[in-house]
RNA sequence: UGUUUAUAAAGAAGAAGCGAGAGAUUAGGCUCUAAGACCUUCUGGCAACCAACUAAAAGUCUCUAUAAAACGAGAUUGGAAAAUCGGUGCCAAUUCCUAUCUCCCAAAAUGGUUUGGGAGAAAAUAUAAAGA
Numbered sequence: 001u002g003u004u005u006a007u008a009a010a011g012a013a014g015a016a017g018c019g020a021g022a023g024a025u026u027a028g029g030c031u032c033u034a035a036g037a038c039c040u041u042c043u044g045g046c047a048a049c050c051a052a053c054u055a056a057a058a059g060u061c062u063c064u065a066u067a068a069a070a071c072g073a074g075a076u077u078g079g080a081a082a083a084u085c086g087g088u089g090c091c092a093a094u095u096c097c098u099a100u101c102u103c104c105c106a107a108a109a110u111g112g113u114u115u116g117g118g119a120g121a122a123a124a125u126a127u128a129a130a131g132a
Stems, first nucleotide, its partner, number of pairs: 001132001003130006013043005021032003026099004044091003049087002058077006095124001100121009
C1' cells in the first nucleotide's frame, strides 16, 4: 500500500499545552468551537478484536471395571452478564444525516414520471485479526 473475514443504532472523563477551525474524501445539510473546539501529552476509563485465563449446561474418550453398569477421577470439546497483566483501538451527535441500487406505502399526474415517508442491500470509511 493492497487482499480476506468479522463488527459498526451500545459504551467511556479530567487536567495541561496549542491557538482556528473541526466532524474521512466530494457535494448538500446539520452540529461542535475564543465559556478554547480539533490536535498533542499525562492520568483515568470504555470495549471483549488479539493474547492469557476460563464458570455452568451438554457431548466424547480413558481409568475405576467388571457378566453388565452406577458413582467418582482425569483428559478433551464447549462456552457466560465473568475475564489480571498486556497488544491495539476508542472515550459529541447511528460511520452526525443524505448521495448508488431494489422493494413497500401515500399524494400528484395518466404517465410507465415527480415529491414525501419507510425497509433492505451495495459501495466507501473506521477498527481488529490473518496473510501478501

SAM riboswitch aptamer (S box leader) from a Flavobacteriales bacterium, 132 nucleotides, folded computationally. Its Rfam family is "SAM riboswitch aptamer (S box leader)". From the family's description: The SAM riboswitch is found upstream of a number of genes which code for proteins involved in methionine or cysteine biosynthesis in Gram-positive bacteria. Gene Ontology term of the family: regulation of gene expression. Its mean pLDDT, the model's own confidence on a scale to 100, is 81.